Molecule: transfer RNA
Organism: Pirellulales bacterium
C1' cells in the first nucleotide's frame, strides 16, 4: 500500500437486524467482622462511546474521511 479484526468507565469488557449506554467483573470510597490488619459481608462510586461530518424523530448501533492497535497478503 491493500485486506481484516478492534478502539466504550481507572483496568478488563458487555449493549449492536438504530430506540432508557454500564449487565458484569476489578479498583476506589465508606461501614461490618477482627487487638489491628488481610480474607470474607454489605453499601455506595462511575462513560462527552477514538476524533470529525452525514443519514435519522433518535446512532455505541447505519455511511464518509482521518487517527491509533493487533492480525494477514504483498
Nucleotide at each position: 500500500g491493500c485486506c481484516u479484526a478492534g478502539g466504550u468507565a481507572c483496568g478488563c469488557c458487555a449493549a449492536c437486524a438504530g430506540g432508557c449506554a454500564g449487565a458484569g467483573c476489578g479498583g476506589c470510597u465508606u461501614g461490618g467482622c477482627u487487638u489491628a490488619a488481610a480474607c470474607c459481608c454489605a453499601a455506595g462510586u462511575g462513560u462527552u462511546u477514538g476524533c470529525g461530518g452525514g443519514u435519522u424523530c433518535a446512532a455505541c448501533u447505519c455511511c464518509c474521511g482521518c487517527c491509533c492497535u493487533g492480525g494477514g497478503c504483498a